[in-house]
RNA sequence: GCGGUAGAUUGGACGAUCGCGGGCACAAAGAAGCAAUUCUGUGCGUGAGGAAAGUCCGAGCUCCACAGGGCAGGGUGCAAGGUAACCCCUUGUGAAGGUAACUUUAAGGAAAGUGCAACAGAAAAUUACCGCCUGCAAAACGCAGGUAAGGAUGAAAAGGCGAGGUAAGAGCUCACCCAUGGUCCGGCGACGGAACCCGUGAUGUAAACCCCACUCGGAGCAACACCUGAUAGAUGAGGUAAAGCUGGCCCGGCGUCUCAUGGGAAGGUGGCUAAAGUCUUGCAGUGAUGCAAGGAUUAGAUAGAUGAUCGUCUUAAAUGACAGAACUCGGCUUACAGGUCUGCCGCAACA
Numbered sequence: 001g002c003g004g005u006a007g008a009u010u011g012g013a014c015g016a017u018c019g020c021g022g023g024c025a026c027a028a029a030g031a032a033g034c035a036a037u038u039c040u041g042u043g044c045g046u047g048a049g050g051a052a053a054g055u056c057c058g059a060g061c062u063c064c065a066c067a068g069g070g071c072a073g074g075g076u077g078c079a080a081g082g083u084a085a086c087c088c089c090u091u092g093u094g095a096a097g098g099u100a101a102c103u104u105u106a107a108g109g110a111a112a113g114u115g116c117a118a119c120a121g122a123a124a125a126u127u128a129c130c131g132c133c134u135g136c137a138a139a140a141c142g143c144a145g146g147u148a149a150g151g152a153u154g155a156a157a158a159g160g161c162g163a164g165g166u167a168a169g170a171g172c173u174c175a176c177c178c179a180u181g182g183u184c185c186g187g188c189g190a191c192g193g194a195a196c197c198c199g200u201g202a203u204g205u206a207a208a209c210c211c212c213a214c215u216c217g218g219a220g221c222a223a224c225a226c227c228u229g230a231u232a233g234a235u236g237a238g239g240u241a242a243a244g245c246u247g248g249c250c251c252g253g254c255g256u257c258u259c260a261u262g263g264g265a266a267g268g269u270g271g272c273u274a275a276a277g278u279c280u281u282g283c284a285g286u287g288a289u290g291c292a293a294g295g296a297u298u299a300g301a302u303a304g305a306u307g308a309u310c311g312u313c314u315u316a317a318a319u320g321a322c323a324g325a326a327c328u329c330g331g332c333u334u335a336c337a338g339g340u341c342u343g344c345c346g347c348a349a350c351a
Stems, first nucleotide, its partner, number of pairs: 001347010012313007020047002023044004029040004049322001053333002056331005061220004073216005078092005093107001094105004108211002113209002115205003129151002131147006159177002162174003178201003181197003184193003224270004234261007244254003278295007
């Protein structure tokens, strides 16, 4: 220098005018509403993100449900650690890919049982089509049995290879190798090992059913709490002057009127923002992270404010990317114009 790989960071700054949301201070009386409650002026300071997004996990908070046991169903699935918790994170292990830096990984069990394995092939798991061997028959291309060495099919065919052995063959036996199990050694562990064994040789598939281990109540701030409270119907008490129904008439009943209980449409207030959060330094740790000390930080709307215009500066450029809070927090995932920085690897050249 070229190419690659892992990560971090930024996402303009300051000022002016007008406008909007909400906060504080001051000022006065009014206005709206049945009410709870809210509104109006001036000044000051304040008002979107790294993802505010998707709403995919895990929590806080709230309400509902809940003696105890079991079944069904869902989730997770290598180890150790971190965390309030996690389908998250860190460091490792195995496997796969890459020359490497590094990347990916739903990674328990196929020796509990069941199922499935297209096409081809005799056979896809107690396999005999061809071939080989033995017997019968000997006319045969026949019949019966043995055989997994050889051929053929397939993604996959019953450990590999050589020798012994045999009628022909075969882990049937033996040497070596492979896999797996046990012992031993190392590691907290996943796991690793070039040592030992008079163990074993088992097709694949669980992102098929299933088995095993651990684990799981539901709904969500439009949760929920409080305040006020319309209409209808309901219940109770009282009245019933006049009119109505029942009745020959009176009482009574229905009805009607008033009040109370209750009912809850709509509205208001709270919940609401300082948080298991963040920054700096030190210590512990490989690290995630933890501990200690110090510091900074007022969006809080409710149909939803956070906007518009201009000037100066920085800049390669700034009118330009993705995108707009809705109870909060930790993660994950996805989107993103342009800029900046760092570690490491490969190749080439030079010293």
This is a predicted structure of a 351-nucleotide RNA (Bacterial RNase P class A) from a Clostridia bacterium. It matches the Rfam family "Bacterial RNase P class A". Rfam links the family to the GO terms tRNA processing, dimeric ribonuclease P complex and ribonuclease P activity. Rfam classes the family as a ribozyme. The RNAcentral record of the sequence draws on ENA. Its mean pLDDT, the model's own confidence on a scale to 100, is 75. Lineage of the source: Bacteria > Bacillati > Bacillota > Clostridia. The gene name in the source record is rnpB.